RNA sequence: UGACUGAAAGGGCAAACCUGUCGAAAGGCAGGGGCGCAAAGCUACGGGCCUUCCCCCGGUCCCCGGAUCGGGAAAGGCAGCCAGCUACCAAA
Repeated sequence: UGACUGAAAGGGCAAACCUGUCGAAAGGCAGGGGCGCAAAGCUACGGGCCUUCCCCCGGUCCCCGGAUCGGGAAAGGCAGCCAGCUACCAAA
């Protein structure tokens, strides 16, 4: 100095769940909590996944203006799935 490496030390993050709050939802934020994590730091313009307010298609009901059910569809989300970018310490 490097790695597709991870012993030690110091510190870091924080799943489920609970409370509050925003949101149509997915989910976000704050507090508690701690399953785990060596990138569990950042990026949603690549793949993938989640959701469906509006919108489109079809069915049913009907007071003819709507109600409801099914399907489709991100412009809404997720990086603690892959990917990209950056980075602390350091023995063997």
The prediction has a mean pLDDT of 87. c-di-GMP-I riboswitch aptamer from a Planctomycetota bacterium, 92 nucleotides, folded computationally. The model forms 95% of the base pairs in the Rfam consensus. Taxonomically the source falls in Planctomycetota (Bacteria, Pseudomonadati).